[in-house]
């Protein structure tokens, strides 16, 4: 300089173009003398930015960020 890979909840990670999920953590009740286990509910994301196609994008296409591998 070139290739190609990743970027989603505090964290690790999924996720057919029909529109946001888990686990672990965090909070509220139950159990317990207490604590942890366990049991029920809960709250958190403008899907890494900005166009573009689409009826209709986290998913496609173009362009930038960041991170990594590999190569001259």
């Nucleotide at each position: 300089g070139g290739a190609c890979c990743u970027u989603u909840a505090a964290c690790u990670c999924a996720g057919c173009g029909g529109a946001a999920g888990a686990g672990u953590g965090c909070c509220u009740g139950c159990c317990u003398u207490a604590c942890a286990a366990g049991c029920a509910g809960g709250a958190a994301g403008c899907c890494c930015c900005a166009g573009g196609u689409u009826c209709g994008a986290a998913c496609c296409c173009u362009g930038g960020a960041a991170g990594g591998u590999c190569u001259a």